[in-house]
A computed fold for a 74-nucleotide RNA from a Bacillota bacterium, annotated as transfer RNA. RNAcentral holds the sequence, with entries from ENA. Rfam family: tRNA. Rfam classes the family as a transfer RNA. Gene Ontology term of the family: triplet codon-amino acid adaptor activity. NCBI's taxonomy places the organism under Bacteria, Bacillati, Bacillota. RNAcentral records the identical sequence in 2 taxa.
RNA sequence: CGGGCGGUGGCGCAGCUUGGCAGCGCGCACGGUUCGGGUCCGUGAGGUCGCGAGUUCAAAUCUCGCCCGCCCGA
Numbered sequence: 001c002g003g004g005c006g007g008u009g010g011c012g013c014a015g016c017u018u019g020g021c022a023g024c025g026c027g028c029a030c031g032g033u034u035c036g037g038g039u040c041c042g043u044g045a046g047g048u049c050g051c052g053a054g055u056u057c058a059a060a061u062c063u064c065g066c067c068c069g070c071c072c073g074a
Base pairs, nucleotide, nucleotide: 001073002072003071004070005069006068007067010026011025012024013023020057028044029043030042031041032040050066051065052064053063054062
């Protein structure tokens, strides 16, 4: 320098193909259960979807540029 893949709550990921409410597990908070803890059950909080721009009635999703990580090649 070129190519491929990835970036989504604290952590691990799905959703992107086919645009239409942002979800799952763990964790966290509160409550129940227990003599107490763990397990289990219920409820809840927590996200500018890497950054910027474009297209669109509407963008995590499509297009362009940039940044970061991993891999391959030179």